This is a predicted structure of a 1517-nucleotide RNA (small-subunit ribosomal RNA) from Turicibacter bilis. The prediction has a mean pLDDT of 83.
[in-house]
RNA sequence: AUUAUGGAGAGUUUGAUCCUGGCUCAGGAUGAACGCUGGCGGCGUGCCUAAUACAUGCAAGUCGAGCGAACCACUUCGGUGGUGAGCGGCGAACGGGUGAGUAACACGUAGGUGAUCUGCCCAUCAGACGGGGACAACGAUUGGAAACGAUCGCUAAUACCGGAUAGGACGAAAGUUUAAAGGUGCUUCUGGCACCGCUGAUGGAUGAGCCUGCGGCGCAUUAGCUAGUUGGUAGGGUAAAGGCCUACCAAGGCGACGAUGCGUAGCCGACCUGAGAGGGUGAACGGCCACACUGGGACUGAGACACGGCCCAGACUCCUACGGGAGGCAGCAGUAGGGAAUCUUCGGCAAUGGGCGAAAGCCUGACCGAGCAACGCCGCGUGAAUGAUGAAGGCCUUCGGGUUGUAAAAUUCUGUUAUAAGGGAAGAACGACUUUAGUAGGAAAUGGCUAGAGUGUGACGGUACCUUAUGAGAAAGCCACGGCUAACUACGUGCCAGCAGCCGCGGUAAUACGUAGGUGGCGAGCGUUAUCCGGAAUUAUUGGGCGUAAAGAGCGCGCAGGUGGUUGAUUAAGUCUGAUGUGAAAGCCCACGGCUUAACCGUGGAGGGUCAUUGGAAACUGGUCGACUUGAGUGCAGAAGAGGGAAGUGGAAUUCCAUGUGUAGCGGUGAAAUGCGUAGAGAUAUGGAGGAACACCAGUGGCGAAGGCGGCUUCCUGGUCUGUAACUGACACUGAGGCGCGAAAGCGUGGGGAGCAAACAGGAUUAGAUACCCUGGUAGUCCACGCCGUAAACGAUGAGUGCUAAGUGUUGGGGGUCGAACCUCAGUGCUGAAGUUAACGCAUUAAGCACUCCGCCUGGGGAGUACGGUCGCAAGACUGAAACUCAAAGGAAUUGACGGGGACCCGCACAAGCGGUGGAGCAUGUGGUUUAAUUCGAAGCAACGCGAAGAACCUUACCAGGUCUUGACAUACCAUUGACCGUUCUAGAGAUAGGAUUUUCCCUUCGGGGACAAUGGAUACAGGUGGUGCAUGGUUGUCGUCAGCUCGUGUCGUGAGAUGUUGGGUUAAGUCCCGCAACGAGCGCAACCCCUGUCGUUAGUUGCCAGCAUUCAGUUGGGGACUCUAACGAGACUGCCAGUGACAAACUGGAGGAAGGUGGGGAUGACGUCAAAUCAUCAUGCCCCUUAUGACCUGGGCUACACACGUGCUACAAUGGUUGGUACAAAGAGAAGCGAAGCGGUGACGUGGAGCAAACCUCAUAAAGCCAAUCUCAGUUCGGAUUGUAGGCUGCAACUCGCCUACAUGAAGUUGGAAUCGCUAGUAAUCGCGAAUCAGAAUGUCGCGGUGAAUACGUUCCCGGGUCUUGUACACACCGCCCGUCACACCACGAGAGUUUACAACACCCGAAGUCAGUGGCCUAACCGCAAGGAGGGAGCUGCCUAAGGUGGGGUAGAUGAUUGGGGUGAAGUCGUAACAAGGUAUCCCUACCGGAAGGUGGGGAUGGAUCACCUCCUUU
Repeated sequence: AUUAUGGAGAGUUUGAUCCUGGCUCAGGAUGAACGCUGGCGGCGUGCCUAAUACAUGCAAGUCGAGCGAACCACUUCGGUGGUGAGCGGCGAACGGGUGAGUAACACGUAGGUGAUCUGCCCAUCAGACGGGGACAACGAUUGGAAACGAUCGCUAAUACCGGAUAGGACGAAAGUUUAAAGGUGCUUCUGGCACCGCUGAUGGAUGAGCCUGCGGCGCAUUAGCUAGUUGGUAGGGUAAAGGCCUACCAAGGCGACGAUGCGUAGCCGACCUGAGAGGGUGAACGGCCACACUGGGACUGAGACACGGCCCAGACUCCUACGGGAGGCAGCAGUAGGGAAUCUUCGGCAAUGGGCGAAAGCCUGACCGAGCAACGCCGCGUGAAUGAUGAAGGCCUUCGGGUUGUAAAAUUCUGUUAUAAGGGAAGAACGACUUUAGUAGGAAAUGGCUAGAGUGUGACGGUACCUUAUGAGAAAGCCACGGCUAACUACGUGCCAGCAGCCGCGGUAAUACGUAGGUGGCGAGCGUUAUCCGGAAUUAUUGGGCGUAAAGAGCGCGCAGGUGGUUGAUUAAGUCUGAUGUGAAAGCCCACGGCUUAACCGUGGAGGGUCAUUGGAAACUGGUCGACUUGAGUGCAGAAGAGGGAAGUGGAAUUCCAUGUGUAGCGGUGAAAUGCGUAGAGAUAUGGAGGAACACCAGUGGCGAAGGCGGCUUCCUGGUCUGUAACUGACACUGAGGCGCGAAAGCGUGGGGAGCAAACAGGAUUAGAUACCCUGGUAGUCCACGCCGUAAACGAUGAGUGCUAAGUGUUGGGGGUCGAACCUCAGUGCUGAAGUUAACGCAUUAAGCACUCCGCCUGGGGAGUACGGUCGCAAGACUGAAACUCAAAGGAAUUGACGGGGACCCGCACAAGCGGUGGAGCAUGUGGUUUAAUUCGAAGCAACGCGAAGAACCUUACCAGGUCUUGACAUACCAUUGACCGUUCUAGAGAUAGGAUUUUCCCUUCGGGGACAAUGGAUACAGGUGGUGCAUGGUUGUCGUCAGCUCGUGUCGUGAGAUGUUGGGUUAAGUCCCGCAACGAGCGCAACCCCUGUCGUUAGUUGCCAGCAUUCAGUUGGGGACUCUAACGAGACUGCCAGUGACAAACUGGAGGAAGGUGGGGAUGACGUCAAAUCAUCAUGCCCCUUAUGACCUGGGCUACACACGUGCUACAAUGGUUGGUACAAAGAGAAGCGAAGCGGUGACGUGGAGCAAACCUCAUAAAGCCAAUCUCAGUUCGGAUUGUAGGCUGCAACUCGCCUACAUGAAGUUGGAAUCGCUAGUAAUCGCGAAUCAGAAUGUCGCGGUGAAUACGUUCCCGGGUCUUGUACACACCGCCCGUCACACCACGAGAGUUUACAACACCCGAAGUCAGUGGCCUAACCGCAAGGAGGGAGCUGCCUAAGGUGGGGUAGAUGAUUGGGGUGAAGUCGUAACAAGGUAUCCCUACCGGAAGGUGGGGAUGGAUCACCUCCUUU
């Protein structure tokens, strides 16, 4: 200086992303309630529900100085003091309570009242004269249970009534009308004075009445309302204007700017929240209103239609002698009831205030105080300092420790609060009385007023506050701890119990349940629940949207309304500005001050209105008056067109009819059948009939507002465009209601009916087929007239105007040119800049930038449904909810996966071949069954000759029986022994038990110690092939030896992500080349490694032997040439040539070469998938067992056997069997081993023991083959199962349960159904050999070599895989998702014969009290009166109005109702499979018909349809 000061987000839709959009949370608040807990004080607050009913007490009285009696006390007997019923005055209309009613001038605000009143109070003026008659009390009589009366009699007044006089009022005037009261004190007692009263008038103040502008709730599924209604005249009524009331007259008044009706509600200052704008609320305090048991009514009075007054009606309660009476807590306490819930039947008038009184004073549940309640706000305390051994205990632990934790204990202090004792305020000022002084009035006495002194007054209160004493003593809880959201571990539980605000936790390792320890937050409180605002820009004025998320009306015309071109003048309604008034106080804000502080309180200031009045300004908007031409329209000259209506007319084609020709089929389909046809179809030819539609032209061409419009001609007719600039001069835009048009289907009446074709019928298909396909076929389709009024009526994009880069087609004009080019206007397409968008996209035809107007949206479902209303003949259309339920529903784009989508490519994938399996017997594994046990695991491919490279015992995990318990095994301790081992005896099935025998080492100070071993003991522990492979490590399978999987930097995208990695070629390959916003890199591919194929060098033993010797024999001498061995090298790289290709990569062919295009084979397995396999190889967390789920032993079992499956072997024979002879391998193994020769045996084998730790010896004869012979097609000389007998081998042991041999026996089987497997070259097929395991026990497994084929046109199809692209409602990813009926359970809702309740009206009947009006008769103190009466009054009666009540028919709202309808939600129900991929018939919209259901079909429409082709347009060259 300013008066400002003020704005935070998060969770949740998805595999992930952006957006839309709802739900939820964090904050603040409360008259609160509930749960747990609770020390003190201050200040506040306390029936929100039943305006339910109320026991008891109190809450409005006072005045004797208005009056007359009565009574009491004192008395000097004169009187004085007091009580107080009654008459009278004032008050009781305030104060206090409550919020039922009320949507209204009730409230707020600003005004009006010249249309009003106002007791007490103040000021001024004038008065207060003179008379009269009563009634209470009281007395008497009397009724009644009572309440309460009745009659007669007496009496006073500041009670009542005339008269007089004023002033006032009315009236033009004359005139009329209308007042009064005394009491007390003093006195000089005639009188005067003072005070309190009384009357009239004028003014003030205060209070009240009435009127008006403006303001503040919901529903239009409430659209019309109104007869005293609107106005006038006259009268009545009121304090007062007025239909306030009455009579008459007129026909008005209100309403889309929301009348009327219904529902809800006291209004405001203010309170809560919010940055604000707003939203919500109306407790306490204050202002106003309304009400007082419910309804009606008046009386009195200044004021009431009266909370603690009256009358009546009604409901309820009480008393009663049954005749009749009494009552009204929404005053303060209190009671019952209701309810989640809200206090004492307290003290006092000391203060403040009120009533009465001259005053003392009396009354005051107003008020002041106290009590109860953590109900709220504020303050204080529950101790402070030091204190490490980091105590004990608890909890956790990786067992080391950590944490609780300076926390405790301990030491030294303090004394707030609480406790006890003592002291001790302010709140008290008045008034009254006594007295002093001053001063109005008064002649004075006296005296009102002012000031001073004295006397006296405290419920709270044993107060606040102060002092002293004692002693850490008496004083801490609640909630939370998965994220949001600060704070974590253990145990228990095991989708149970439970939690939860949202998301969501819990199915055996829960930071989410329960408990404990610890931690976090707040703290005498803490949480929960309820409600409000905020966050929520989620109703958007500030401050939102509508192509696809919810949302543009199907289209036009147009009344009201809203908005409106250029220019001049004027006005001042809007607008801006100044002043005045007001916006009560309290509250909020600021400053200062008072309680120790704060809350709280006081004083002052500021602020607050869409307010009222008034002065000024004139730019803009509006009004008024002029002008203009560019908006709009008209004229004139041209132009194009499936624009509309009517009439006429033409040819092609389909069908039908007639006739001719002609003969057996036609038709239809994926294939068929129904159907037609020998009574002559179909085909063909001619003629005829009839209806409907108009090929080519034809085009993202034209016209129209949209729907829509197509042969040709004529008539009638609407709109548009271009040029010109003659005319009008803002005439414009939009448009709620309203009116009109409006595809197809459908409806009505009458025609017409060729083709097509819902329904229907038949035939197929199918599990079914109410469908798709076929054959028929009726409404309908067509015309006329009339309805309907809806579509994906779409550009999913309202209309109008202006502005904002280009390029390129095309339609119709104009200019221009010879013709073009080119320029321009109006349309119609495409591509694209800026911009915009969530993105896709849009982009001068905007979805860009702006303005105007209209329509529409606000989570999904329920639902475009129900009810109500309007329209319609109907179908139905328009309008259009709620209960309930969910936490999502949705849009665009991304990455995958998938498709009965597309393109390209590969693979023994298919095809072409060869051989098998499936049939038989046997072997082996599995399932199943059986069993005491048949141990366990493996389960599509990727379990099943698998773990198991080998179960008689062992193995062995299983079963039965017998045994052991620190244990069969490990470590640690103590004691004893000295060995252990070995040999051996007895019992036993054995384990085991009891013996016999044998027997130490090292050091030594000789005491002993140590090592080792055994035995015994105790405790820690051992042990587990027990569980969990879904807690794990490791290992493995599989996709797949498929070519893929990723990263860094950069770039693009808001982002998920993309690019790179796609594209053109090529490859076995993401192999390589080229191109490219990418450039590089990694794991994979390939290569490097091993074997093999050729050659060379080196080396020759145990290998080899050409030549030379030698032998039975490479046996020996010798040799290194060869083979071979095993080390090192060479070689193959598309290197060369030709062609193709893009001048590349590469491919094709060729040469050379042992080998040619990764030569062949192996090892090698990317990122990952399958919760794949394995806790029984091993390791391991957790759980479980511990005289047993551990350990030992014997026997048994794993080998069972109606059956089913897999993998194999052997066969079924002549390409063979048998017999004889004869030839050629490779790779291995061998010492508890291989085992030769020789001998025995028919043989298995035995004997034997040479040689060999191996290029040496052995296993070890390879077999198929070849040469001969025989068998001759048969269940065989095939085949060998099965069985018997006799043997052999291994081994403690061969029964369960091994292998082999010999002889005998001689089963099934004659080539194998559906289906299915392997293999592309030294491969398949076939033949034998070896090894591991192993005492023994292969048809299995792993290796080795011998012989040695056939076929591949090719990629349409099956299977699997890769890349790109497309669609998607899938992401647990198609074994996905998902629709509808039916059945069951629950929930809310609609309809419903009705039943019932409430409310507001209407009509009629009855009609209390009461005002008003009338009134014969009756009664009657004041006044008049010639005394008769009159005036006036009263009761009574009558009338109008009218509460309550009754009857009636309707209305509105609610409750309920047999039954019924659809909807929603539910665990794993039933039937189908409609949708999502071309979802297997593309889907969807409107409409009609049909069907168990999803749905199907017909007509018209949309693309929000995949794929392929064509046309057109566009982009690039």
Its Rfam family is "Bacterial small subunit ribosomal RNA". The RNAcentral record of the sequence draws on ENA and SILVA.